A computed fold for a 171-nucleotide RNA from uncultured Ruminococcus sp., annotated as Lysine riboswitch aptamer. Lineage of the source: Bacteria > Bacillati > Eubacteriales > Oscillospiraceae > Ruminococcus. The model forms 98% of the base pairs in the Rfam consensus. The RNAcentral record of the sequence draws on MGnify.
[in-house]
RNA sequence: GAUAGAGGCGCGGUAAAGAUCAGUACCCCGCGGGCGUUAAUGUGCGUUUCCCGGACGUGCAGCCUGCGGACGAAAGGCGAUACCGCCGAAGCCCGGCACUCGGGGUGCCGCCGCUGACCGCUUGCCGAAAAGGUCUGCGGUUGUCAUCAUGCUUUGUGGUGGAGUGCUAUC
Numbered sequence: 001g002a003u004a005g006a007g008g009c010g011c012g013g014u015a016a017a018g019a020u021c022a023g024u025a026c027c028c029c030g031c032g033g034g035c036g037u038u039a040a041u042g043u044g045c046g047u048u049u050c051c052c053g054g055a056c057g058u059g060c061a062g063c064c065u066g067c068g069g070a071c072g073a074a075a076g077g078c079g080a081u082a083c084c085g086c087c088g089a090a091g092c093c094c095g096g097c098a099c100u101c102g103g104g105g106u107g108c109c110g111c112c113g114c115u116g117a118c119c120g121c122u123u124g125c126c127g128a129a130a131a132g133g134u135c136u137g138c139g140g141u142u143g144u145c146a147u148c149a150u151g152c153u154u155u156g157u158g159g160u161g162g163a164g165u166g167c168u169a170u171c
Base pairs, nucleotide, nucleotide: 001171002170003169004168005167008087010086011085012084013083014082015081018078028069029068030067031066032065033064034063035062041061042060043059044058045057046056047055048054050104051103052102053101090115091114092113094110095109096108097107098106099105116142117141118140119139120138121137124134125133126132144162145161146160147159148158149157150156
C1' cells in the first nucleotide's frame, strides 16, 4: 500500500399500514361589538424547484373580531414492517455556492474541524408536540489498543489511559 473483517437496541436510504397534526385551519349559518362606503381588508386559484410567510397577477366578497352551531382537511416531522447500501457506517460545527424577497429546509463543495459506539439526564436550536432530530456538559454500559497488577497455559479478571487518520487477519 491492497484485500477481507469485528463492536451492537450498530449506521444510513427507499417504500409503508398507522398514530399525531386536529375536531385545528378554510368554507357556511345565527347573535353581539368595532371599522368602512368601490377603499382598506379578507379569501380561492396561479407564479416564485420542498414548506411557511411575503410579493405579483386574477376571481369573489363589505371587512375585522367574540360566542355558538354544522361540516371538516393538508404538508412537513414520526412510523410496525419489508427491501437496499454499509462499519466514518454516519451525524454535526464553521465557511462558500444553488433553490431565494425573508425564515425553515434540501443538495453540492471545502476545512486530515468535532464525535469509537449505544443509553440516560441536561442547556440551546428545529418542530404543533409530552414524538423525533441535533449541539453543549455530565453519568453509565460496551468494543478495541496500550500499560500495570493478578491468575493461568490458556487467555480470564481488575485498575488507568488513548482514539476510528484507530483495531484485527492475509498478501